[in-house]
């Protein structure tokens, strides 16, 4: 130098925040700095519109909607 494996770090998971668990992704080019390009993600539907939900999931909050009773 190259390969396996581990550990650790980062990003997602259709509308906010925060605990824990879960699952996904983490690659190329260039380069003194830095920069491009990309992954996982971006709901359904009969689509000039219409519908469901602040969770991947579970608790807490916070906003929305509906029902009741004071």
């Nucleotide at each position: 130098g190259u390969u396996g494996u581990g550990a650790u770090g980062g990003g997602c998971g259709a509308u906010g925040g925060c605990g824990u668990c879960c699952g996904c992704c983490c690659g190329g080019g260039u380069u003194g700095g830095g920069u491009c390009c990309g992954a996982a993600c971006u709901g359904c539907c009969u689509u000039g519109g219409g519908c469901u939900g602040a969770u991947g999931a579970c608790g807490c909050c916070u906003g929305u909607u509906c029902u009741c009773c004071g």